[in-house]
């Protein structure tokens, strides 16, 4: 110098599972039960590092586990795209 990565914002794409049974109740919501879903969040772990070794400790995710959360529509929604600011490795 730079539009690297990260991180902010707006805009667009965005999956899956009971419109489930009962009582209060129009739907929603509450309450209690059976069933289930992973892609908010949130746990947990290999390799590998560390040691003489063994433990403890770091150690990653779309994997696992469902506490949260969610199971018509709407909200949400990892991620991916696109603009715009911040930034700032290589060069």
């Nucleotide at each position: 110098u730079a539009c690297a990565a990260u991180g902010u914002a707006a805009c667009g794409g965005g999956a899956g599972a009971g419109a489930c049974u009962a009582c209060u109740u129009u739907a929603a919501a509450g309450u209690a039960g059976c069933g289930c879903c992973g892609a908010a969040g949130g746990a947990g772990c290999a390799a590998c590092g560390u040691u003489a070794a063994c433990c403890c400790c770091g150690g990653a995710a779309a994997c696992u586990c469902u506490c949260a959360g969610g199971c018509a529509a709407a909200a949400g929604g990892a991620c991916c795209g696109u603009u715009a600011c911040c930034g700032u490795a290589a060069u």
Notes:
This is a predicted structure of a 91-nucleotide RNA (Glycine riboswitch aptamer) from an uncultured Pelagibacteraceae bacterium. The model forms 90% of the base pairs in the Rfam consensus.